[in-house]
RNA sequence: GGCUCAGUAGCUCAGGGGUUAGAGCAGAGGACUCAUAAGCCUCGUGUCGCUGGUUCAAAUCCAGCCUGAGCCA
Repeated sequence: GGCUCAGUAGCUCAGGGGUUAGAGCAGAGGACUCAUAAGCCUCGUGUCGCUGGUUCAAAUCCAGCCUGAGCCA
């Protein structure tokens, strides 16, 4: 330098054009308990990596760029 894949909550990830952007873990609060832990109940204001484009409508499709991983040279 070329090609492929990935980038979404603190972490691991789902979601592949229209509901309100979600799950698990972590975290906070409550109740219980003499107290702690476990288990139970409740709690998410995330510029969906950035900039542009397509579209009535983009986290989702397209282009460029950035970061990371891999392959080729």